[in-house]
Background
Predicted 3D model of a 350-nucleotide part of an RNA (small-subunit ribosomal RNA, central domain) from an uncultured bacterium. It matches the Rfam family "Bacterial small subunit ribosomal RNA". Its mean pLDDT, the model's own confidence on a scale to 100, is 88.
Context: one part of a larger RNA
RNA sequence: CUGGGCGUAAAGCGCGUGCAGGCGGUUGGGUAAGUCAUGUGUGAAAGCUCCUCGCUCAACGGGGAGAGGACAGGUGAGACUGCCUAACUAGAGGGUGGUAGAGGCAAGUGGAAUUCCGGGUGGAGUGGUGAAAUGCGUAGAGAUCCGGAGGAACCCCUGUGGCGAAGGCGACUUGCUAGGCCAUCACUGACGCUCAGACGCGAAAGCAUGGGGAGCGAACGGGAUUAGAAACCCCGGUAGUCCAUGCCGUAAACGAUGUUCACUAGGCGUUUCGGGGCAGUCGCUCUGGGGUGCCGCAGCCAACGCGGGAAGUGAACCGCCUGGGGAGUACGACCGCAAGGUUAAAACUC
Numbered sequence: 001c002u003g004g005g006c007g008u009a010a011a012g013c014g015c016g017u018g019c020a021g022g023c024g025g026u027u028g029g030g031u032a033a034g035u036c037a038u039g040u041g042u043g044a045a046a047g048c049u050c051c052u053c054g055c056u057c058a059a060c061g062g063g064g065a066g067a068g069g070a071c072a073g074g075u076g077a078g079a080c081u082g083c084c085u086a087a088c089u090a091g092a093g094g095g096u097g098g099u100a101g102a103g104g105c106a107a108g109u110g111g112a113a114u115u116c117c118g119g120g121u122g123g124a125g126u127g128g129u130g131a132a133a134u135g136c137g138u139a140g141a142g143a144u145c146c147g148g149a150g151g152a153a154c155c156c157c158u159g160u161g162g163c164g165a166a167g168g169c170g171a172c173u174u175g176c177u178a179g180g181c182c183a184u185c186a187c188u189g190a191c192g193c194u195c196a197g198a199c200g201c202g203a204a205a206g207c208a209u210g211g212g213g214a215g216c217g218a219a220c221g222g223g224a225u226u227a228g229a230a231a232c233c234c235c236g237g238u239a240g241u242c243c244a245u246g247c248c249g250u251a252a253a254c255g256a257u258g259u260u261c262a263c264u265a266g267g268c269g270u271u272u273c274g275g276g277g278c279a280g281u282c283g284c285u286c287u288g289g290g291g292u293g294c295c296g297c298a299g300c301c302a303a304c305g306c307g308g309g310a311a312g313u314g315a316a317c318c319g320c321c322u323g324g325g326g327a328g329u330a331c332g333a334c335c336g337c338a339a340g341g342u343u344a345a346a347a348c349u350c
Base pairs, nucleotide, nucleotide: 004321005320006319007304008303012318014201015200016199017198021194022193023192025088026087027086028085029084030083031082033081034080035077036076037075038074040072041071048066049065050064051063052062053061054060091191092188093187094185095184096183097182098181099180103177104176105175106174107173108172109171110154115149116148117147118146119145120144121143125136126135162169163168206247207246208245209244210243211242215241216240220236221235222234223233258317259316260315261314262313263312266295267294268293269292270291271290272289273288274287275286276285277284278283299306300305323350324349325348332343333342334341335340
């Protein structure tokens, strides 16, 4: 390379947008590049196949014939692919009318709770644990009432509920804004799918500058536990957690399952948008579509399990795997302020 694979054995890029590339709906006409047929040229020798001969056989060697790949130009075919052209509407997009939602960004507002501060009442404990102690407290704590400050997060609603490409998104109001789904159409007319590179987004932690700082809390200090205790438990507590701007670019970034399309028994929930029938106040029932769950036939699977949202049956395109360790490391390169990230070996060893 071929073959085989990628839910859990090695293997789906964290996610998207998308140029090149690959692939591409229906009908007619043209063309003949691909394709196919045919004959011509070429196809050295050796080799290969067949016939034959020589070494006692064979290997090996001599002679003769033939074949094949590849290529060039000629003639022909016109189904399929390509190209050109004319058209179509089933893919895709668009118009119109609806609709659900923690989708995003910004501004403003609200209540509960914690902490702190001031004041009142009050007078000995409080806090914490397995038990304690450190801690706090007669300079009046804890408890309780009133007032104030500030920061962060939004109880119930809340739901194998919803939205988003993923990361993720949850108080309320307003503004700006993206996408989806349903119904319908007399619009466009293949405008599509995928996508190396590229570009963008990307939890937490971390970094830079400036703010902010209630609670929590790496580090750190103390008290315990213990043989020891660099921990688990307790009392404190800095960075951080929050905001603005700019970096970082990772993750069990998981459904450990790439994207798109088609097809393939049923049953039961739930969410959302329609249509029909009955009743007409709630509602009942049948049915179409988009999500999200459970069970399950066929089929698949090493098994577990998957099973119309497939891990079934097919098609297109991309990514990735190739024994364990060494190692996601070294070196080089690129990126980064740094931390480090991305790409990525070998010796050696089992």